[in-house]
Molecule: SAM riboswitch aptamer (S box leader)
Organism: Nocardioides panaciterrulae
RNA sequence: UGCUCAUCGAGAGGGACUGAGGGAACGGCCCUGUGACGUCCCGGCAACCGCCGCGAACCCCCCGCUGCCGCCCGUGCGGCCGCGGUCGCGGAAACGGUGCCAAUUCCGGCCCGGUAGCGAGAGACGCCCGGGGAAGAUGAGAA
Numbered sequence: 001u002g003c004u005c006a007u008c009g010a011g012a013g014g015g016a017c018u019g020a021g022g023g024a025a026c027g028g029c030c031c032u033g034u035g036a037c038g039u040c041c042c043g044g045c046a047a048c049c050g051c052c053g054c055g056a057a058c059c060c061c062c063c064g065c066u067g068c069c070g071c072c073c074g075u076g077c078g079g080c081c082g083c084g085g086u087c088g089c090g091g092a093a094a095c096g097g098u099g100c101c102a103a104u105u106c107c108g109g110c111c112c113g114g115u116a117g118c119g120a121g122a123g124a125c126g127c128c129c130g131g132g133g134a135a136g137a138u139g140a141g142a143a
Stems, first nucleotide, its partner, number of pairs: 003141006013042005021031003026108003043101003048097002051091006062085004067080005105135001110132005117127003
């Protein structure tokens, strides 16, 4: 850097330094010298992985581990029992690895559907509402 999967309407900020920008890009709309971004310190939120408990599935094959047995000896091969590997629910969160702490991922753009209201508004259209996508972020996994 790309790929796969999951989640993204909840939650959680103070200080120091610095000094003009920031909210990924574009368009909106916001935040910002009553100090942005950034760095550091302290604090907090959450629960993705990991950890603990319970349950389910699988227990043919495959992988890892404990034990037992056999063979052969270079400490390797084979067999058996058990546990784990997968999924769900719950828990702890301190001294495990991340992440996060303005606004729904701030909103929108592409596609499909809806039609109560608004627009001069019957239709079409736009606003609007619902669903899906795209893009992005974070985590986990395999390269």